[in-house]
RNA sequence: ACUGGGAGGUUGGCAUCUCCUGUAAUCCGGCUACUCGGAGGUCGGGUUUAGGGCCGAUUUGCGGGCGGGGGAACUGCGCGGUGGGUCAGGUCGUGUCGACGGAACGUCCGCGCUAAGCUCGCCAUCAAUAUGGGUGUCGGGGGGGAGCCCUCGGCAUUCAGGUUGGCUAAGGAGGGGUGAACCGGGCCAGGGGUGUGAACCAGCAGCCAAGAGCCCCCGUGGCGAGCAGUAGCGGGAUCGCGUACCGGAGCGAAAUGCCACCGCCAGCCCGACCAAUAAAGUCGAACCUAAACCUUU
Numbered sequence: 001a002c003u004g005g006g007a008g009g010u011u012g013g014c015a016u017c018u019c020c021u022g023u024a025a026u027c028c029g030g031c032u033a034c035u036c037g038g039a040g041g042u043c044g045g046g047u048u049u050a051g052g053g054c055c056g057a058u059u060u061g062c063g064g065g066c067g068g069g070g071g072a073a074c075u076g077c078g079c080g081g082u083g084g085g086u087c088a089g090g091u092c093g094u095g096u097c098g099a100c101g102g103a104a105c106g107u108c109c110g111c112g113c114u115a116a117g118c119u120c121g122c123c124a125u126c127a128a129u130a131u132g133g134g135u136g137u138c139g140g141g142g143g144g145g146a147g148c149c150c151u152c153g154g155c156a157u158u159c160a161g162g163u164u165g166g167c168u169a170a171g172g173a174g175g176g177g178u179g180a181a182c183c184g185g186g187c188c189a190g191g192g193g194u195g196u197g198a199a200c201c202a203g204c205a206g207c208c209a210a211g212a213g214c215c216c217c218c219g220u221g222g223c224g225a226g227c228a229g230u231a232g233c234g235g236g237a238u239c240g241c242g243u244a245c246c247g248g249a250g251c252g253a254a255a256u257g258c259c260a261c262c263g264c265c266a267g268c269c270c271g272a273c274c275a276a277u278a279a280a281g282u283c284g285a286a287c288c289u290a291a292a293c294c295u296u297u
Base pairs, nucleotide, nucleotide: 001042002041003040004021005020006019007018008017009016010015012034013031014030026039027038028037029036044295045294046293047292048291049290050289051288052287055284056283057282058281059280063274064273066271067270068269069268074267075266076265078264079263080262081261082260083259084258086257091253092252093251094250100247101246102245104243105242106241107240108236109235111234112233113232114231115230117227118226119225120224121223122222123221124220125219126165127164128163129162131160132159133158134157135156136155137154138153139152140151141150142149143148172218174217175216176215177214178213185208186207187206192201193200194199
């Protein structure tokens, strides 16, 4: 003589706390307005400048996003939309076992017409002629004491089966019922009549039916209504499917880039923000190095 220094905080101050850094370098005791003392250790110490520099502080902002404004043009392999005679005679699927287009029909309709079918109803369902028969009736001849017997003819009506038509829309020789108190026919008990009688006549009830009439059914013809797992022809509606026909090579889909147009976003302006591993800058800085200077036993 030295025994630390720096940044920040506290304190009027010597100081002290935290952090950093350095040293061989530690411990004890204090002061009170004042730049503190002792023990121990070391042998030179200090100031300034420059360079390096642990560490700390700070600034700018390549770039990025946020809010507001602007938004005419331009730029953006930023975003979205639309379009394209673009890439493209591309790709995939489908197509002469017929794509696609056309016109028609079916499928749909409380649709219409025609026909057949089924059901129901209404109207209608001829005539002449030969033969034979039934019934009624009229007329005549002969006989008989009556009832009546024998016999001839006409007319009307009806049945059978036959031949037919200057017939019909059709027109069977179809089946059945009834036949009525009497007023069609037959058999006709009883009863009535004539008669000596035999018998005959008329005939009710009852029974009967090729043969009065009436009615029904079948068949036949016509008309009408209804029904519907019928058929055909049409009308309307509809374009999904089907059918046949005409023409005959396309039809459909998606993605990429490009182009055009439109819109949005960003680039622009204002504001605030993140932001140096974009290894950018500035300041401080212990400590180290160097130089100069001061001082000393």

A computed fold for a 297-nucleotide RNA from Machimus atricapillus, annotated as Metazoan signal recognition particle RNA. The RNAcentral record of the sequence draws on Ensembl Metazoa. The model forms 95% of the base pairs in the Rfam consensus. The coordinates come from a structure-prediction model, not an experiment, and the mean pLDDT is 76. It matches the Rfam family "Metazoan signal recognition particle RNA". About the family: The signal recognition particle (SRP) is a universally conserved ribonucleoprotein. It is involved in the co-translational targeting of proteins to membranes. The eukaryotic SRP consists of a 300-nucleotide 7S RNA and six proteins: SRPs 72, 68, 54, 19, 14, and 9. Archaeal SRP consists of a 7S RNA and homologues of the eukaryotic SRP19 and SRP54 proteins. Eukaryotic and archaeal 7S RNAs have very similar secondary structures, as represented by this family. Eight helical elements fold into the Alu and S domains, separated by a long linker region. The Alu domain is thought to mediate the peptide chain elongation retardation function of the SRP. The universally conserved helix which interacts with the SRP54 M domain mediates signal sequence recognition. In eukaryotes and archaea, the SRP19-helix 6 complex is thought to be involved in SRP assembly and stabilises helix 8 for SRP54 binding. The Signal Recognition Particle Database (SRPDB) provides compilations of SRP components, with phylogenetic data and structural illustrations. Many sequences below the threshold for this family are clearly closely related, but are most likely to be SRP RNA derived pseudogenes. The human genome in particular is known to contain a large amount of SRP RNA related sequence, including Alu repeats. While the threshold of this family is set high so as to minimise the number of hits to such regions, it is likely that some remain. A reference for the family is Wild et al. (2002), "Towards the structure of the mammalian signal recognition particle", Curr Opin Struct Biol. The family's RNA type in Rfam is non-coding RNA gene. The family is grouped with related families in Rfam's "SRP clan". Rfam 15.1 lists 383,523 matches to the family in 1,221 species.